[in-house]
RNA sequence: ACAUUCUUAGCUUAGUGGAUAGAGCAAUGGUCUUCUAAACCGGCGGUGGUAGGUUCGAAUCCUAUAGAAUGUA
Numbered sequence: 001a002c003a004u005u006c007u008u009a010g011c012u013u014a015g016u017g018g019a020u021a022g023a024g025c026a027a028u029g030g031u032c033u034u035c036u037a038a039a040c041c042g043g044c045g046g047u048g049g050u051a052g053g054u055u056c057g058a059a060u061c062c063u064a065u066a067g068a069a070u071g072u073a
Base pairs, nucleotide, nucleotide: 001072002071003070004069005068006067007066010025011024012023013022018056028042029041030040031039049065050064051063052062053061
């Protein structure tokens, strides 16, 4: 320098055009317990790396750009 892949909650991630974007862990409130742990219940936390475009409708398709990983020279 070029090519490919990835970027979604504090962390690990699902979803590949139409749902209020889900889940596990963490943290947090409660029940239980003499107390703690375990177990059980609940709510919170996201606008999708960033900026545009296509579409009635975009996390999903296209373009540019940033970062990371891998490969080639």
Model confidence (mean pLDDT): 80 of 100. A computed fold for a 73-nucleotide RNA from Dictyota dichotoma, annotated as transfer RNA. The RNAcentral record of the sequence draws on ENA. Taxonomically the source falls in Dictyota (Eukaryota, Phaeophyceae, Dictyotales, Dictyotaceae). It matches the Rfam family "tRNA". It is annotated as a transfer RNA.